The prediction has a mean pLDDT of 80. Predicted 3D model of a 491-nucleotide part of an RNA (small-subunit ribosomal RNA, 3' major domain) from Veleropilina oligotropha. It matches the Rfam family "Eukaryotic small subunit ribosomal RNA". Clan: SSU clan. Its family is annotated with ribosome and structural constituent of ribosome in the Gene Ontology. The RNAcentral record of the full RNA draws on SILVA. The organism belongs to Veleropilina, within Eukaryota.

[in-house]
Context: one part of a larger RNA
């Protein structure tokens, strides 16, 4: 000096706790990992930081794993055979999963591309992430890191980077052998909120004419709706450019300093997020990459393809999750309201959104339009929620697994059942033990919706709105991390 340990003292954190809330863990199913199994069940990854992860929802492809079977897409250099042909394809039979001339019989065609030999490349989801780059991820969401000059000390170092208040914060105040700087944090970016000030809008509307329908009476003065207008206009919509907050005011407390509390004004008086330093790890990925080093292989292939199979197996243990155990409910009826998104004609089509009629119990079919989209699906008439009416604490009209039958639809192809729909069947399960997760506001739950993935496609995941709690606003007691002090082993 300090990657550890020990001891004190401070200080912070819902990957800590306290005061709750939801659960998870028990159940049934989804799906990931073990392990068993198997030609094969490819493989990474394993404490936070491996396990609904690989953007991993595999029917062939993907594909790397396993049974087979074509090819050559062995550049290029030397050399050998070679026009009296190096070689290349091939009907049929026979073989074979195959209409692979793949061999084999039979010929016939080709005509310097090729073929043998040797070097030497080329491929490779082969091996090594403990040989690498690059990225990511973590230590690590915390306040921390560094060097000029100057002081201390032979020196390695140290001060600077501090006793104290104070802040999320090495953030400020001051303190002061230091001074004066960088990087991190702040500040910045996108993102939510507020603008009757600006600038506009036939891809947004509103208002006023006009003309037309409907209610029942507004019939002299106009409720609702539609359809026109080189009518006006911009409150709602969309969105440039700006503005707005800044602890700015008041009152406390407080060296009357940093600043903190509380009120008033006011759309805001801590909207979320994203970027993020020094220094590390033998963390993770050669299976993202025509990034890459060495090795192996390289024609009976670890190349590449076609064919078929597996990744999906099933005594069993472990994660993440979705249904539910119902009366605050289930079912059946009416009502009534979103926000983010996406969407064929181009490189390849991988035939996208889909409205409105007919046809079917329903999936789905048919036939007409719009949309390359603020124009059309769309005012996207979600969903719980509300109202009405039935059920009556009964494994029940709670749960829907798990099995039989049948129908459609994507694909060349659904059998190990792709997804959907109809009908029967009605499993466990009666609030889950030790243990553990995650959360403080428009959050944590309920509830749906786009978007990835996608020919078929969500119990996943990233968003998006829509209903809205309870409890805390504090604390070092448990896990942890930062900082000082201290001896005392150790490097």
């Nucleotide at each position: 000096u300090g990657a550890c340990g020990g001891a004190a003292g401070g200080g912070c954190a819902c990957c800590a706790c306290c005061a709750g809330g939801a659960g998870u863990g028990g159940a049934g199913c989804c799906u990931g990992c073990g392990g068993c199994u198997u030609a094969a069940u490819u493989u990474g990854a394993c404490u936070c930081a491996a396990c609904a992860c690989g953007g991993g929802a595999a029917a062939a492809c993907u594909c790397a794993c396993c049974c087979g079977g074509c090819c050559c897409g062995g550049a290029c250099a030397c050399u050998g055979u070679a026009a009296g042909g190096a070689u290349u394809g091939a009907c049929a039979g026979a073989u074979u999963g195959a209409g692979a001339g793949c061999u084999c019989u039979u010929u016939c065609u080709u005509g310097a591309u090729u073929c043998g030999g040797u070097g030497g490349g080329u491929g490779g989801u082969g091996g090594u992430g403990c040989a690498u780059g690059g990225c990511c991820g973590u230590u690590c969401u915390u306040a921390g890191u560094u060097g000029g000059u100057g002081g201390a000390g032979c020196g390695a170092u140290u001060u600077g980077u501090c006793u104290g208040g104070u802040u999320a914060a090495u953030u400020c105040c001051g303190a002061u052998a230091a001074c004066g700087a960088a990087c991190g944090a702040g500040a910045c970016u996108c993102u939510a909120g507020c603008c009757u000030a600006u600038u506009a809008a036939a891809u947004a509307g509103u208002u006023c004419g006009c003309c037309g329908a409907u209610c029942c009476c507004g019939u002299u003065u106009u409720g609702u709706c539609g359809g026109u207008g080189c009518a006006a206009c911009u409150u709602c919509u969309u969105a440039g450019a700006g503005g707005g907050a800044c602890a700015a005011g008041u009152g406390g407390c407080g060296u009357a300093u940093a600043g903190c509390c509380a009120c008033a004004c006011g759309a805001g008086a801590u909207u979320g997020a994203g970027c993020a330093a020094u220094a590390a790890c033998a963390g993770g990925u050669c299976u993202g990459u025509g990034a890459u080093g060495c090795c192996c292989u390289u024609a009976g292939a670890u190349g590449u393809u076609c064919g078929g199979g597996g990744c999906c197996g099933c005594a069993c243990g472990c994660g993440c999750g979705c249904u539910a155990c119902a009366c605050u409910g289930a079912a059946g009826g009416a009502a009534u309201c979103a926000a983010c998104g996406u969407g064929g004609u181009c490189g390849c089509a991988c035939u996208c959104c889909u409205u409105g009629c007919c046809c079917g119990g329903a999936a789905g079919g048919g036939c007409u339009g719009g949309g390359u989209a603020a124009c059309c699906c769309g005012u996207u008439g979600a969903a719980c929620c509300u109202c009405c009416u039935u059920c009556g604490u009964g494994c029940u009209a709670g749960g829907g697994a798990u099995u039989g039958g049948g129908g459609c639809u994507u694909g060349u192809a659904a059998u190990u059942a792709u997804u959907c729909c109809c009908c029967a069947u009605c499993a466990a399960c009666g609030a889950g033990g030790a243990a553990u997760u995650c959360c403080c506001a428009g959050u944590a739950a309920g509830c749906g919706c786009g978007a990835g993935u996608c020919a078929u496609a969500a119990g996943c995941u990233c968003g998006c709105g829509u209903u809205g709690a309870u409890u805390a606003c504090g604390u070092c007691c448990c896990u942890g991390c930062c900082c000082u002090u201290u001896g005392u082993a150790c490097a």